RNA sequence: ACGUGCUCCGGGGUCGGUGAAAGUCCGAACCGGCGGUGACAGUCCGCGACCCGGUUGUGUCCACCCGCAGGGUGGGUGCGGUCGGCUGAGCCGGUGGAAUUCCGGCACCGACGGUGAAAGUCCGGAUGGGAGGAGACACGU
Numbered sequence: 001a002c003g004u005g006c007u008c009c010g011g012g013g014u015c016g017g018u019g020a021a022a023g024u025c026c027g028a029a030c031c032g033g034c035g036g037u038g039a040c041a042g043u044c045c046g047c048g049a050c051c052c053g054g055u056u057g058u059g060u061c062c063a064c065c066c067g068c069a070g071g072g073u074g075g076g077u078g079c080g081g082u083c084g085g086c087u088g089a090g091c092c093g094g095u096g097g098a099a100u101u102c103c104g105g106c107a108c109c110g111a112c113g114g115u116g117a118a119a120g121u122c123c124g125g126a127u128g129g130g131a132g133g134a135g136a137c138a139c140g141u
Stems, first nucleotide, its partner, number of pairs: 001141005006135004014028004029121002031110002033047004042108002051085016090106005112124003
C1' cells in the first nucleotide's frame, strides 16, 4: 500500500392567515444523503432509501404422496442473499486554463402509510435499512 474481517459513524427543515378542524389549503419562509467530475453540485454522471418482480437460502402454515423411521411434491406466508424494474428537478450572465459545481440573477424538485383538511418540513414503518465514510484494531499478500 492492497485484500479480507472487525469496530464506529452514516439526513436536514415553519411561521402567519382562513377555518369547527390544517406544521397538509393560501401567503411568506426554510431544508438539501453518498461517490464521481479539469474548481466546491438537491437539479450533470452514477448510487442509496420506498415500492414491484424474477431467482435462491431458510423458518413457518396448509394440502397431497411414499412411509417403521423419516422424507417428497405443490401452494400460502415471514425473514435474508442476489439479479432486474421503477425512481423528481436549471437556465441566463460573469470570472477562469478549467465551473449546468464558484459569484450574480431568476427558476425548479422532493417515496410510501397516517391524519378532525390535501404534507419535502408533523406522526409512523425506523432504536430499521443504507450508498458510503473513518479507524491508532486483527489476519493475509